[in-house]
RNA sequence: CCGGUGCAACUGCAGAACGCGCCACGUGCGCGACGGGGGAACCAGUCUUGGGGUGAAUUCGGCCAUCUCCCGGCCGAUAGGGCACCUUCCGCCCGAACCCGUCAGCUAACCCCGUAUGCAGCAGGGAGGCCCU
Numbered sequence: 001c002c003g004g005u006g007c008a009a010c011u012g013c014a015g016a017a018c019g020c021g022c023c024a025c026g027u028g029c030g031c032g033a034c035g036g037g038g039g040a041a042c043c044a045g046u047c048u049u050g051g052g053g054u055g056a057a058u059u060c061g062g063c064c065a066u067c068u069c070c071c072g073g074c075c076g077a078u079a080g081g082g083c084a085c086c087u088u089c090c091g092c093c094c095g096a097a098c099c100c101g102u103c104a105g106c107u108a109a110c111c112c113c114g115u116a117u118g119c120a121g122c123a124g125g126g127a128g129g130c131c132c133u
Base pairs, nucleotide, nucleotide: 010121011120012119013118014117018032019031020030021029022028033115034114035113036112037111038110043105050103051100052099053098054097059077060076061075062074063073064072080094081093082092083091085129086128087127088126089125090124
């Protein structure tokens, strides 16, 4: 000098997943905030080809496998989503996973639940807007 790794603090990103207080300091409790589910009338609607929920993560084409279908694997696309104040263009990336268990449309009152996890150290560039100095 270059590269890598670990810890702490700080500043941020995806996401609802944050703030405050108490405490016996814990897989704790309470309040607020944000988010999700259940649940009338009216309306709507379909039922083993089961159905449904969280989420952007749906829907297809080809190949393999399979008695056939489904499932599964591999490519390619795609509804949709993300890229750090907002919009837009180009560019880049994601397009998963899990849960309920035969059961749930909407839904006032009411009831129940979550507040995790994974990353980054200027996070791509142009234009316009806005804000600050």

The RNA shown here (c-di-AMP riboswitch aptamer (ydaO/yuaA leader)) has 133 nucleotides and comes from a Dehalococcoidia bacterium.
The sequence was found by an Rfam model in a public genome assembly.
The coordinates come from a structure-prediction model, not an experiment, and the mean pLDDT is 80.